[in-house]
RNA sequence: UGAUCCUGGCUCAGAACGAACGCUGGCGGCGCGUCUUAAGCAUGCAAGUCGAACGGUAACCAUCCUUCGGGAUGGCUAGAGUGGCGAACGGGUGAGUAACACGUAGGUGAUCUGCCCUUGAGUUGGGGAUAGCCCAGGGAAACAUGGGGUAAUACCGAAUACGCUCGCGACCCUGUGGGGAUGUGAGGAAAAGCGCUUCGGCGCUGCUCGAGGAUGAGCCUGCGGCUGAUUAGUUAGUUGGUGGGGUAACGGCCUACCAAGGCGACGAUCAGUAGCCGGCCUGAGAGGGUGAGCGGCCACACUGGGACUGAGAUACGGCCCAGACUCCUACGGGAGGCAGCAGCUAAGAAUCUUCUACAAUGGACGAAAGUCUGAUAGAGCGACGCCGCGUGGGUGAUGAAGGCCGGAAGGUUGUAAAGCCCUUUUCUAUUCGAGGAAUAAGGUGUGGAGGCAAUGCCACACUGAUGACGGUAGGGUAGGAAUAAGCCCCGGCCAAUUACGUGCCAGCAGCCGCGGUAACACGUAUGGGGCGAGCGUUGUUCGGAAUCAUUGGGCGUAAAGGGCGCGUAGGCGGAUAUGCAAGCUUGGUGUGAAAGACCGCAGCUCAACUGCGGGAGCGCGCUGAGAACUGCAUAUCUUGAGUUCAAGAGGGGAAGCUGGAAUUCCAGGUGUAGGGGUGAAAUCUGUAGAUAUCUGGAAGAACAUCAGUGGCGAAGGCGAGCUUCUGGCUUUGAACUGACGCUGAGGCGCGAAAGCGUGGGGAGCGAACAGGAUUAGAUACCCUGGUAGUCCACGCUGUAAACGAUGUGCACUAGGUGUUGGGCCGUUGAAGGCUCAGUGCCGUAGCUAACGCGUUAAGUGCACCGCCUGGGGAGUAUGCUCGCAAGAGUGAAACUCAAAGGAAUUGACGGGGGCCCGCACAAGCGGUGGAGCAUGUGGUUUAAUUCGAUGAUACGCGAGGAACCUUACCAGGGUUUGACAUCUAUCUGACAGGAGUAGAGAUACUCUUUCCCUUCGGGGUUGAUAGACAGGUGCUGCAUGGUUGUCGUCAGCUCGUGUCGUGAGAUGUUGGGUUAAGUCCCGCAACGAGCGCAACCCCUAUUCUUUGUUGCCAUCAGGUUAUGCUGGGCACUCGAAGGAAACCGCUGUAUCAAAGACAGAGGAAGGUGGGGACGACGUCAAAUCAUCAUGGCCCUUAUAUCCUGGGCUACACACGUGCUACAAUGGGUGGUACAAAGAGUUGCAAAACCGCGAGGUCAAGCUAAUCUCAAAAAACCAUCCUCAGUUCGGAUUGGAGUCUGAAACUCGACUCCAUGAAGUUGGAAUCGCUAGUAAUCGCAUAUCAGCAUGAUGCGGUGAAUACGUUCCCGGGCCUUGUACACACCGCCCGUCACACCACCCGAGUUAAUUUACCCGAAGUCGCUGUGCUAACCUUCGGGAAGUAGGUGCCGAAGGUAAGUUUAGCAAGGGGGGUGAAGUCG
Repeated sequence: UGAUCCUGGCUCAGAACGAACGCUGGCGGCGCGUCUUAAGCAUGCAAGUCGAACGGUAACCAUCCUUCGGGAUGGCUAGAGUGGCGAACGGGUGAGUAACACGUAGGUGAUCUGCCCUUGAGUUGGGGAUAGCCCAGGGAAACAUGGGGUAAUACCGAAUACGCUCGCGACCCUGUGGGGAUGUGAGGAAAAGCGCUUCGGCGCUGCUCGAGGAUGAGCCUGCGGCUGAUUAGUUAGUUGGUGGGGUAACGGCCUACCAAGGCGACGAUCAGUAGCCGGCCUGAGAGGGUGAGCGGCCACACUGGGACUGAGAUACGGCCCAGACUCCUACGGGAGGCAGCAGCUAAGAAUCUUCUACAAUGGACGAAAGUCUGAUAGAGCGACGCCGCGUGGGUGAUGAAGGCCGGAAGGUUGUAAAGCCCUUUUCUAUUCGAGGAAUAAGGUGUGGAGGCAAUGCCACACUGAUGACGGUAGGGUAGGAAUAAGCCCCGGCCAAUUACGUGCCAGCAGCCGCGGUAACACGUAUGGGGCGAGCGUUGUUCGGAAUCAUUGGGCGUAAAGGGCGCGUAGGCGGAUAUGCAAGCUUGGUGUGAAAGACCGCAGCUCAACUGCGGGAGCGCGCUGAGAACUGCAUAUCUUGAGUUCAAGAGGGGAAGCUGGAAUUCCAGGUGUAGGGGUGAAAUCUGUAGAUAUCUGGAAGAACAUCAGUGGCGAAGGCGAGCUUCUGGCUUUGAACUGACGCUGAGGCGCGAAAGCGUGGGGAGCGAACAGGAUUAGAUACCCUGGUAGUCCACGCUGUAAACGAUGUGCACUAGGUGUUGGGCCGUUGAAGGCUCAGUGCCGUAGCUAACGCGUUAAGUGCACCGCCUGGGGAGUAUGCUCGCAAGAGUGAAACUCAAAGGAAUUGACGGGGGCCCGCACAAGCGGUGGAGCAUGUGGUUUAAUUCGAUGAUACGCGAGGAACCUUACCAGGGUUUGACAUCUAUCUGACAGGAGUAGAGAUACUCUUUCCCUUCGGGGUUGAUAGACAGGUGCUGCAUGGUUGUCGUCAGCUCGUGUCGUGAGAUGUUGGGUUAAGUCCCGCAACGAGCGCAACCCCUAUUCUUUGUUGCCAUCAGGUUAUGCUGGGCACUCGAAGGAAACCGCUGUAUCAAAGACAGAGGAAGGUGGGGACGACGUCAAAUCAUCAUGGCCCUUAUAUCCUGGGCUACACACGUGCUACAAUGGGUGGUACAAAGAGUUGCAAAACCGCGAGGUCAAGCUAAUCUCAAAAAACCAUCCUCAGUUCGGAUUGGAGUCUGAAACUCGACUCCAUGAAGUUGGAAUCGCUAGUAAUCGCAUAUCAGCAUGAUGCGGUGAAUACGUUCCCGGGCCUUGUACACACCGCCCGUCACACCACCCGAGUUAAUUUACCCGAAGUCGCUGUGCUAACCUUCGGGAAGUAGGUGCCGAAGGUAAGUUUAGCAAGGGGGGUGAAGUCG
């Protein structure tokens, strides 16, 4: 999608999460917890420590003194200060950064490294200051100033010293500033404190100068990891050199000069995004995504800039400056930085306690005790995640109650519950209670080195305080099933359904899609499924997705081959030999941190978690080996490619010249009324002489025939002839070069038509335009004109369905048959064979979704290029490039849809084709449409005009018969277990009938008559009451059965097996004939079969047999005015039953044959003899719930039921179907003849009589081949009428009647008298009929009391025409196209109008950024030497040096100007998308 195969997108099922939300929530363990604004922060804490470096010391204690104010000494100290070390760690965050930032592997011969370890040497001797403190005074504060005096492990000289540093000379090794050895010169240190002492010194901790190590750090390099070309050029200290400076160190790191380089299509620059990695998630893997937590590195610390100190910082809890913000202020000035731990505010869907402790681990300081430590260890909160446990176990059938479903039976919930027997994980109460703690100081002991000794040092053993968590983990005892289950789903995908409610509403939904009265899809309930302290939803990632395809896709038609060539870079590349070893293969080795992952073992009761061990880590470096392949180098070769010579074909290209036919125009002649044009016309042209015809001339354009799926060209393209110039191709043979080749991003060139520019030219044709037609309109198609253009030259444009919708080259892989140009063989010439280069068709294998392709591949491979990744938006917007313009190239997104698409299949359709049929047309006959009436319908009206039927296929239909009834409708009056059925309970003995009264009646009341059977238990039956229920022509024909209409009595519709196709499907069923027919024959991958057709059934036409009354009467007899009336008969007619007969059987003709057709004979009938019944698969949601039946819904003192009256019969109108007519083929009157088929006892009714008549009275016969209805009518004979609104026509109306019926007013039929309307054959249009038919004539029946122009049947009389299938309608078969499948009443396009959405342009405006310039803070560096100055030197003048200044370069923020880019807003403008049933075509 109707179905199929393919392409292709969308969606789902899995896993995961620092999650959030909804519902729910018992416990424990282990983890994790601001992903958003690097937004702002109140408060507390997060970095100090050392008295064994130093001066000193409030308070307190003790002693002494005192003028009672206090003072002195000693001790123990707090706080502050000088000094040392630390503060560069630890902790946080991810803003910036596309970078040597990170990862990995290296380099440092270019470097530094506090504390620590090993080792060598030393620690001598001096000096001057300054905090604290005291005094004075400034300020609100922060803080700051002056004077005095003081110490050091603070500061400064001096001495001494090692190849420690530097210079010079020259040697060896080496990889560059490396290492070693050597001569000479110059330069450079220090600090003490404590303990012991036999006072000599010794020890410890420090300090100084070296060497080495370890650790940490700096710098450099190879390789690796994002996006955009709508970013293609970029760069001025830029690239390199020299000199100088600077650094720990190389270096444009900085500076002066010189040179002009450097980077870039292997993607520079620019823009966007982003911390990187180990890892984490996913995946079969390759990959893809990610960078929370843990670990490594980097960067940052309100924003920007800067340096200082230091071993280390350009310093999160330091300093200076600028800015923004917040706070304090006495308005003068100041203070601050949670991206540390907690916590707050705002933001947000969203993320915790202002907790405990230094007990452990680790860190800073200290000799140590110890102090500090929001690192850390723990606890708290949060189902946020992972893991584990529990909410009980066993038994229990009457399958309890209740619920749900079911008409019932019953089913289900369901062993589920209850009940009984157990257990106690967990819980509550109580009690006990580990491990994490190792050791430190100290003490004891033993041993050792060294020393004169002591303290001390080293090693070992024993002893020896300390627990935040927390009375925690765990154990014991007691109690008692006790304290503990939810969430989602149940239409398909996808596991699990029923009922009710709702009624396109409410709602659901991941996709498809559910919901409009029977919802397995909404809501609820019952049941079920899944998971389970969780379950769903949302978001995100990977997967499925081979849907970016390396593994692992494609490009003829689905998206996709560049319009074509030449050619640059690049990629790829023939044969042989040798070498090298870059790629490649293989071995060794270094690294690849730990954690994680995997495997094994182990510890918490298990697991999560954790510990230990192992392997792996596909990578990179170093090194050894190999040489097949690739590469590189060298040498050679000829088959790829090419060159020369000799032939050949050609609309290949360019220029010039020439030619004839045609057309138009001009001139002239002849000639006269039209010409031209079309479907038909008109515009147009012509008597001012056209068209036609003849002669002459002019112009431009194009080249008939030849001409061909023929030729040439790369493509576009090329067609008269000749000449010149020129490109390519092919064949054969020989020689030569020696891989020179293939492809080809950019680039360059060519490139139909149209178009553009300039200048020519202009016959014909001919956009635009004008006129005429056509049309609803006709800005079209047709016609008459006609400008640009078409032509030439030069230039531009650069696109086409530029197509074989098929890139180029090479190789391989069956054939057959044409054709073009060559060669060879062959032939007298042919034929024919082989071969090369083209160009067609068919076809094998193979390929393809199929169609198809198939040596000219879409087959099989290789090389290179281009292109594609759902549809629409859109080849649009924007930017850039090109162009004179038109426009071209490149080329998105938002938004929107659940598809769009290819090929093939079956249908349907076509104003496509072929064949065929039908009263389909045609040929005829008669009608309808006009009139009046009848009848049905619509509409209108009405209290009601009951309901249904509505193209064909409703409308004289349901209805085969509405005055009441029917009757369903309306008005009014009544009844409520009911007019009708069944059952139960109780009561009753009646009910019914008759009569009367009231009433419109239903009904009510009164009077009267009044049960049956019985085994006496009761049963039958009637009524009343009550309850179950009745009842409904109320709704749904779109819930249904049944029935029916129609296509259509059309010839079709299918199946089994087989075969073909991946499949839907095809074949059969198509084809050639033939038929009424898919009827039959032949052929055929089909062979058979079924439902249909036909036949079998009925009627009718002929005949035979049997039978013979109620039928019949030929013969015989009798009788009558007459009649089968009677006897008789069963011949004939006829009735009934059963047979026969017709089958293309026979003859002939043509078809290859068959089927069949035609003609003929015979025959009652001749080619299904005529008619009927009979209706395939299916179509129309066709009709019917009002025949009947029926699901569901609805009403139940009414939507049920009874009654009276009314209505269904109305009437400005419209339509359908009919009747009667308009007349003379007629009408009237009179006479006369011939049917069939029916009906009849509630009936048909003769005859007779009465009535003009309808009819009435009486009544024979008949339950019917007997009697009756019943007269058939047209016809025929005779007569009148004579063309007129009539002797046509009969409507309407008046009067009088008849019949039926309780009852003819609304509302019956008929009769008589009178009246005498329209109508003179009917517009457009339309219907029926092909023979016993049409037409015409009457008869009967059903319904029915009565009522027929209708319906159903019956017979009588009885035609015309059919050449034929072009056309209209319908149908059948084959074929073709299709974007249709609700199937042409289909589908579908665009404008306009309305609403919404996103986007583009847009005067401008705000922010960001770049460049240039201005201003220029702090500060480093340089210059200067103005003021001041303790240490050192001094010749005493000063110098060196320092400090405070001045100044120069650079320099953040800021300002001005110009530009760029992105984002926001925006009047207005533009197209796009989506929307309900709008409008126009």
Predicted 3D model of a 1481-nucleotide RNA (small-subunit ribosomal RNA) from an uncultured organism. Its Rfam family is "Bacterial small subunit ribosomal RNA". Its family is annotated with ribosome and structural constituent of ribosome in the Gene Ontology. Its mean pLDDT, the model's own confidence on a scale to 100, is 84.